[in-house]
RNA sequence: AGAGUAAAAGUGCGAUCGUUAAGUGUCCGCCGAACGGGGAGUUGUCGGAGGAACGAAAAGUCCUUGACUUGCGGAUCGUGCUUUGCAUCCCGCU
Repeated sequence: AGAGUAAAAGUGCGAUCGUUAAGUGUCCGCCGAACGGGGAGUUGUCGGAGGAACGAAAAGUCCUUGACUUGCGGAUCGUGCUUUGCAUCCCGCU
């Protein structure tokens, strides 16, 4: 000097949930987890439950009260593709 991961972001597809508003996003503190092959590990990342403020897109069809279709939601899960990629420190490898 270089290699390599977990993972993250974007996007396509499929399934599902909500549209009687949960979810997502924002803020607060608490608890926990993960973070190249090994060790340590943050003021960074992720998750859990709690609190606070904010906040929405419905329309149509039918054998009509509960189904279906088309939408909508920074909704959830799975999967493909693309991009990025150990905060940092020590050791190891080439």
Molecule: THF (Tetrahydrofolate) riboswitch aptamer
Organism: uncultured Ruminococcus sp.